[in-house]
Context: one part of a larger RNA
RNA sequence: CUCUCGCUAAGGAACUAGGCAAAAUGGCCCCGUAACUUCGGGAUAAGGGGUGCCUGAGUAGGCUGAACGUCAAGGGAGGCCGAAAAGGUUGCAAUGAAAUGAGUCAAGCGACUGUUUAACAAAAACACAGCUCUCUGCUAAGUCGACAAGACGAUGUAUAGGGAGUGACACGUGCCCGGUGCUGGAAGGUCAAGCGGAGAGGUUAGCCGUAAGGCGAAGCUUCGAAGUUAAGCCCCAGUAAACGGCGGCCGUAACUAUAACGGUCCUAAGGUAGCGAAAUUCCUUGUCGGGUAAGUUCCGACCUGCACGAAUCGUGUAACGACUUGACUGCUGUCUCAGCGAGCAGCUCG
Numbered sequence: 001c002u003c004u005c006g007c008u009a010a011g012g013a014a015c016u017a018g019g020c021a022a023a024a025u026g027g028c029c030c031c032g033u034a035a036c037u038u039c040g041g042g043a044u045a046a047g048g049g050g051u052g053c054c055u056g057a058g059u060a061g062g063c064u065g066a067a068c069g070u071c072a073a074g075g076g077a078g079g080c081c082g083a084a085a086a087g088g089u090u091g092c093a094a095u096g097a098a099a100u101g102a103g104u105c106a107a108g109c110g111a112c113u114g115u116u117u118a119a120c121a122a123a124a125a126c127a128c129a130g131c132u133c134u135c136u137g138c139u140a141a142g143u144c145g146a147c148a149a150g151a152c153g154a155u156g157u158a159u160a161g162g163g164a165g166u167g168a169c170a171c172g173u174g175c176c177c178g179g180u181g182c183u184g185g186a187a188g189g190u191c192a193a194g195c196g197g198a199g200a201g202g203u204u205a206g207c208c209g210u211a212a213g214g215c216g217a218a219g220c221u222u223c224g225a226a227g228u229u230a231a232g233c234c235c236c237a238g239u240a241a242a243c244g245g246c247g248g249c250c251g252u253a254a255c256u257a258u259a260a261c262g263g264u265c266c267u268a269a270g271g272u273a274g275c276g277a278a279a280u281u282c283c284u285u286g287u288c289g290g291g292u293a294a295g296u297u298c299c300g301a302c303c304u305g306c307a308c309g310a311a312u313c314g315u316g317u318a319a320c321g322a323c324u325u326g327a328c329u330g331c332u333g334u335c336u337c338a339g340c341g342a343g344c345a346g347c348u349c350g
Stems, first nucleotide, its partner, number of pairs: 003343006010336002014334001019331001027051005036041001038168001052089004061081004068074001090094001102329007109321002114126002130166007142152003169316004174246003179243002181239005188234003194228002199223005206215003247265005274308001275305001286302005
C1' cells in the first nucleotide's frame, strides 16, 4: 500500500453524472398530527415528552371462580394477570448491548397487490378488475388430430364460450366509408370444370382412272363454334372502441400589430373538446415568472404543436411504487484534506 472495520478538530454535499456509499432515524408509552381524499385513507404524517433501580405494591384494578345458597338472585375462598400519582436513588449515558422506519415539498409515468429478460435490464414493459367491438343457437364457434376416429370447449348453453383492442375511478371519446378490410345485396359485366355439339380433320368398304392418283358411306377416332353454368372479382350499400386519415394560398379593423371577416384551389373529411418547448419542441439554454449569490435540469405560465389529440384512447386523479426528475430539513470522512487506530493476507527483516 490492498482489503474489512473503528474514531476524528472546524466546516457540512463544497464530492459526484447522481448524497453512490456512509452517517442519521429506530422498540414501547403519552401528547399531537396538514394539504388532499374515491371519506376507507393520507398517518408511525409532521413535531414533541418519557423510559433504569427502590418504596408505593403484588396494592388499586381486571379476569376466573370453590364452599354456601328454596341450587337462583347471590356469594366470594383460592388462582391468573397487574398499573399510576408521589417520593427516594446511581451513572457521562437507563429501548444503557443486539435486533429495531430518516423525514418533507413538488412533478412525470403506471390506478392498485402481482409478473418478467434462471446468469448485465424489475421498469414507465406484461398482467389486472372494469369498458367496448366481434364471432358462436349446440354435433356451437374456436382448438388439437393424418381432410380420421376421438378429445378439449363443457357434463357448460348467449348473465355462456372463443377472438381482438383498451386498461381502476371521474369527465369525455369529435369529423371522414374515397383507399384497405369486414358484413349485406343481387339486376348487369367478367368467369372454371361439366353439359352441349354447328362444323372440320384422320382412316377406308366401294366407285372412277391404263397408270400415277382422285372421290369417298357407315363405323372407329382427333379437334371443336354458338348456347348453358357456381363462387369470386367488377358493381351497389352499410360499417372507424375495423386498418387507418383528419389541407394550402391571398387579402382585410381609424398608430402599429393581429385578423372575428372575405376570396380562391384542393379533399373522403380537413384536428373538435382537452392538453401543449411535453417520456412528444428541430431552431432551443424559446420568452416571462418562481426557487439559487449564481439554475442547459426543475416548477408555473405563454402557444410560434419542425412532428399532441381523443379506447394504436384524451384530460384529471386519492391511494400505491427497491420506478424517473427537481428542491429542502436532519445527518454525516462524499468532500475541503487528510490523520490515527484494529484485524486478515501480502511485503521487508530475523
Large-subunit ribosomal RNA, domain IV from a Candidatus Omnitrophota bacterium, 350 nucleotides, folded computationally. The source organism's lineage runs through Bacteria, Pseudomonadati and Candidatus Omnitrophota. Rfam family: Bacterial large subunit ribosomal RNA. The RNAcentral record of the full RNA draws on ENA.